[in-house]
């Protein structure tokens, strides 16, 4: 310095997004490819603030 869904990553105060994968489901004589839809995330506490992934501190891991 960095830690964001199972991976990979955008997000400098106001309802977290994709890409990939997982799952149903459509389509095929199967499977694969496509197309639809659907789950899943902000390392852990703690503080400031009307509100924090986002500013401070602390602990972990790298």
């Nucleotide at each position: 310095g960095a830690u964001u869904g199972g991976u990979u990553u955008a997000g400098u105060g106001g309802u977290a997004g994709a890409a990939u994968a997982a799952u149903u489901g459509g389509u095929u004589u199967c499977c694969a490819a496509c197309c639809a839809a659907u789950u899943g995330g902000c390392a852990g506490g703690g503080g400031u603030u009307c509100g924090a992934u986002u500013c401070c501190c602390c602990u972990a891991u790298c």
Notes:
The RNA shown here (transfer RNA) has 62 nucleotides and comes from a marine eukaryotic metagenome. The prediction has a mean pLDDT of 82. It matches the Rfam family "tRNA". Gene Ontology term of the family: triplet codon-amino acid adaptor activity. The family's RNA type in Rfam is transfer RNA.